[in-house]
Context: one part of a larger RNA
RNA sequence: CUGGGCGUAAAGCGCACGUAGGCGGCCUACUAAGUCGAGUGUGAAAGGUUGCGGCUCAACCGCAAGAGUGCGCUCGAUACUGGUGGGCUCGAGGCAAGGAGAGGGAAGUGGAAUUCCUGGUGUAGCGGUGAAAUGCGUAGAUAUCAGGAGGAACACCCGUGGCGAAGGCGGCUUCCUGGCCUUGUCCUGACGCUGAGGUGCGAAAGCCAGGGGAGCGAACGGGAUUAGAUACCCCGGUAGUCCUGGCCGUAAACGAUGGACACUAGGUGUUGGGGGUAUCGACCCCCCCAGUGCCGUAGCUAACGCAUUAAGUGUCCCGCCUGGGGAGUACGACCGCAAGGUUGAAACUC
Repeated sequence: CUGGGCGUAAAGCGCACGUAGGCGGCCUACUAAGUCGAGUGUGAAAGGUUGCGGCUCAACCGCAAGAGUGCGCUCGAUACUGGUGGGCUCGAGGCAAGGAGAGGGAAGUGGAAUUCCUGGUGUAGCGGUGAAAUGCGUAGAUAUCAGGAGGAACACCCGUGGCGAAGGCGGCUUCCUGGCCUUGUCCUGACGCUGAGGUGCGAAAGCCAGGGGAGCGAACGGGAUUAGAUACCCCGGUAGUCCUGGCCGUAAACGAUGGACACUAGGUGUUGGGGGUAUCGACCCCCCCAGUGCCGUAGCUAACGCAUUAAGUGUCCCGCCUGGGGAGUACGACCGCAAGGUUGAAACUC
């Protein structure tokens, strides 16, 4: 160096964009760097191998051969790879016309409910639990009606439904904006795939500054339970949860399954679009494209299971694994305000 692997045994970076690099469609001409052939030079000697020989044998020594799988040069081959030129359209992109959507950002706005405040009615309870108590209430609570304040979340619709690269996204309206799908086959003509470093995005919690604070609620206080109860249950309740700006950069960031392309039986739902059939119907039936579920053949798998959304069959590129503990620790470095994060051992031990 090769050889094995990564859904659940160790192992897919949380996700994307992209630099270097690696890899790359069809036809054609040239070139001849890789590649292949022939020739030639070199590949010191000794050693090793083979043959023969010399010390009585052997070790040892001598002679010869072969080898030294390599490199240089010359000539040649041109299928493949590379290079250069020309061409192509199926990959990729564009254009035009349509389409669906909780995709993102900003502003505005709506109703239900909880809480609080004011007033009315009204009187002795309310609340809570397994049962209670703490708690609230004659300074008039709970209940009920009217008015007001404020914050947060958007019932039904809602769906193994949709959108997004992932995190994630759900009242309504407007503005700004990304991606995707279908149809046409009109344009460019390989412009592609992957991606070490790098850069950006990245739930919740947490941090800094300024606001906000209804409900909920770590910590904390109280009541219960209990042998105890630093809990589960109950009454309160601060950070926080919300907004703006800036950090943090983690997760069972999960499909525990990296990305791209091609190929490989079917059956049955569903979402978006196109075409056809049809009785102008939200229907119904058939076909195609894109997505998303379930079942299942071959094949694969240790099994479970996966199975055109592969964990099947192949190609390309990246990441990662190498017994358990020690340990995602120590040290160092980088990042961070901190919390800590990233990178990441060893002794020892089984």
Molecule: small-subunit ribosomal RNA, central domain
Organism: uncultured Rikenellaceae bacterium